[in-house]
Context: one part of a larger RNA
C1' cells in the first nucleotide's frame, strides 16, 4: 500500500451489477425439487346427450389405478474421502457408445400367460395370499440369414412390432459417422528421515477363467524376483486445473463465486435392471439414529429449493413464473421442471448519484480563547432570490418476444405534469513516525498505546470542550496474504 465469501464498534439518503453456512460431510418437522406417452394396451369413472314414466338402451368423452416404451447415470449439492485407480499436459489402442445422422437390407406366419378388473380371505397399519378371467409395440418358440458372429474354411449359427392411415412414423440385422466414454504410457504434482528398509498374488513366465476391452483382474502350476537414499515403506496435511490475491518481476500465498475434471449421497457391504450406475430423492443385507404400532411388526436418509433446531464471531425468503435459455417424455397441443429466469433479505463488495445553487458584514447572537484591545467559528447563519438530480404523486412508454396470430413472472432504458429546500452526515484521528492545537478537569490515580513512550500539579500523548486534518454512506479495529 493492496486485497478478502470477512467479522465487530458508531453511522446509514438512492441505484446498478455482484456477492451471502468458510464452523458440526452434525441432526431435521413442512412444502415442493422426474416425469411423460392414449399416435402401444385392456378396461371404460363423474360427466353431457338422444329415446324412454322409469329401469334401461345408445351416442359423445375421457379421469384414476395399471401393463408397456422411453427418462429417472442428466441438471442441481458437497469437498469427507483422496499424495495418486485422482488431476494437469502430451502420447497411445486391446473397447463400448442409448437417442442423433448416413448407406445396405428385412418386417413372414404362429402360441401360452399375466396385471388392471371381479369374487373371497388374513392383518393396526404397512401390505399380502388364493380363485376365475382379459390386452399389447409385454413374453415365448419356428421360418427367413449376409456385407453379421464362431470356424477345424467343409459348415453352423443369429432378428424383428405394429399404429394411425394412405402417407407417414416405428421395429429387426448390418456398415460408417458424430457425440461420450473406458483402459495403457511419459513427465508435471505439498511437509516429515526423530519414519530406512518394504513387499508373497508379492515380481516375472505357461496354462486356464473373466470382462466391452489389455492386464495378477482372478486362478493352478513354475522360476525368486520387484521397489529404494534420484528417498521406498510409514506418518501428517490436502480435492486437482483454468485461474484468485500481492508483486516491477522473479517469486510467495490461495484454489469463495463461474469453468473443466474426480470423488461422495445416514455409516459399512453387495449386487440387480440397464447403451449407460454398482445408482443423491432404486432395491437388497448389517449398523446407528429418528418416529408409528392394537407390541404382532412397519418407516425414513435435505452434501436439491427454501425453512427449522444445534454449535459459532458469523453468512438470507418456508417468495413469483415456466414469459426467455436449457432438458425429460410426445407425431402434436399440452404436461413436468426449486434448472433456470426473476423478485425478497444483509453497506457484504465495486462502481454511480445525491444530501443544493446564487447573492448575504451590523463581520447578528451563542459557543471558544484572550494581553480584556480583540480574536475565532465565519458567507457559515439569518435573510432575498433560484433550482428540482434523487426520493414522492400522477400519466405515457421502446424493449426484453424469436414466428402470421398470440403468449412477459418480473424489469422497464426514456419522455411529460405536480409541489416543495423540503425527506438525505458521519466516523477516525491530531507528541513524533503522520496532515492537523488550545483552555479546563485529573495527579504514576483514572486511563491512553501500532513503534518510541504519556500521567507523580502549568499533561499539544489520560477525559471533556472548542478549533483543526483526513475520508467520506461510509469510517475505524480485529484476523489473515502479499
Nucleotide at each position: 500500500g493492496a486485497a478478502u465469501g470477512a467479522a465487530c464498534g458508531u453511522u446509514g439518503g438512492c441505484g446498478g451489477c455482484g456477492u451471502g453456512g468458510a464452523u458440526u460431510a452434525g441432526g431435521c418437522a413442512u412444502g415442493c425439487a422426474a416425469g411423460u406417452c392414449g399416435a402401444g394396451c385392456g378396461c371404460g369413472a363423474u360427466a353431457u346427450g338422444u329415446a324412454g314414466c322409469a329401469a334401461u338402451a345408445c351416442a359423445u368423452g375421457g379421469a384414476a389405478a395399471g401393463c408397456g416404451g422411453c427418462g429417472a447415470a442428466a441438471g442441481g449439492g458437497a469437498u469427507a474421502g483422496u499424495a495418486a485407480u485422482a488431476c494437469g499436459u502430451a502420447g497411445a489402442u486391446a473397447c463400448g457408445u442409448a437417442c442423433c445422422c448416413u448407406c445396405g437390407g428385412g418386417u413372414c406366419a404362429g402360441g401360452g400367460a399375466u396385471a388392471g378388473c371381479c369374487c373371497a380371505c388374513c392383518g393396526a397399519a404397512a401390505g399380502g395370499u388364493g380363485g376365475a378371467g382379459u390386452a399389447a409395440u409385454a413374453c415365448c418358440a419356428g421360418a427367413u440369414a449376409a456385407u453379421g458372429u464362431c470356424u477345424u474354411c467343409g459348415g453352423a449359427c443369429c432378428a424383428a412390432a405394429g399404429a394411425u392411415u394412405u402417407a407417414u412414423u416405428g421395429c429387426c440385422c448390418g456398415u460408417g459417422g458424430a457425440u461420450c466414454g473406458g483402459u495403457c504410457u511419459g513427465c508435471g504434482c505439498c511437509c516429515u528421515a526423530u519414519u530406512a528398509g518394504u513387499u508373497a498374488g508379492u515380481u516375472g513366465g505357461u496354462g486356464g477363467g473373466g470382462u466391452a476391452a489389455u492386464g495378477g483382474c482372478c486362478u493352478a502350476c513354475c522360476a525368486a524376483g520387484a521397489c529404494c537414499a534420484a528417498g521406498a515403506u510409514g506418518g501428517g496435511u490436502a480435492g486437482c486445473g483454468g485461474g484468485u490475491g500481492u508483486g516491477a518481476g522473479a517469486g510467495c500465498a490461495c484454489g469463495a463465486c463461474c469453468c473443466g475434471c474426480a470423488u461422495c449421497a445416514c455409516u459399512g457391504g453387495g449386487a440387480c435392471u440397464g447403451a449407460g450406475a454398482c445408482a443423491c430423492u432404486g432395491c437388497c443385507c448389517a449398523g446407528a439414529c429418528a418416529c408409528c404400532u392394537a407390541c404382532g411388526g412397519g418407516u425414513g436418509g435435505c452434501u436439491g429449493c427454501a425453512g427449522u433446531c444445534g454449535a459459532g464471531a458469523a453468512u438470507c425468503u418456508u417468495c413469483c413464473g415456466c414469459a426467455a435459455u436449457g432438458g425429460g417424455g410426445g407425431a402434436a397441443a399440452g404436461c413436468c421442471u426449486g434448472a433456470c429466469g426473476g423478485a425478497g433479505c444483509g453497506a457484504c463488495g465495486c462502481c454511480g448519484c445525491g444530501u443544493g445553487c446564487g447573492g448575504g458584514a451590523u463581520g447578528a447572537a451563542g459557543g471558544c480563547c484572550u494581553u480584556c484591545g480583540g480574536g475565532u467559528u465565519g458567507u457559515a447563519a439569518a435573510c432575498c432570490g433560484c433550482u428540482g438530480u434523487c426520493a414522492u404523486a400522477g400519466g405515457g412508454g421502446a424493449g426484453c418476444a424469436a414466428a402470421a396470430u398470440u403468449u412477459g413472472a418480473g424489469c422497464g432504458a426514456u419522455c411529460c405534469u405536480a409541489a416543495g429546500a423540503g425527506g438525505a452526515a458521519g466516523c477516525a484521528c491530531a507528541g513524533g513516525c503522520u496532515a492537523a492545537g488550545u483552555u479546563c478537569g485529573u495527579g504514576c490515580c483514572a486511563g491512553c498505546a501500532g513503534c518510541c513512550g504519556c500521567g507523580g500539579u502549568a499533561a499539544u500523548a489520560c477525559g471533556a470542550a472548542c478549533u483543526g486534518u483526513g475520508c467520506g454512506a461510509a469510517c475505524g479495529u480485529u484476523a489473515u496474504u502479499c
Small-subunit ribosomal RNA, 5' domain from an uncultured prokaryote, 482 nucleotides, folded computationally.
Its mean pLDDT, the model's own confidence on a scale to 100, is 86.
The RNAcentral record of the full RNA draws on ENA.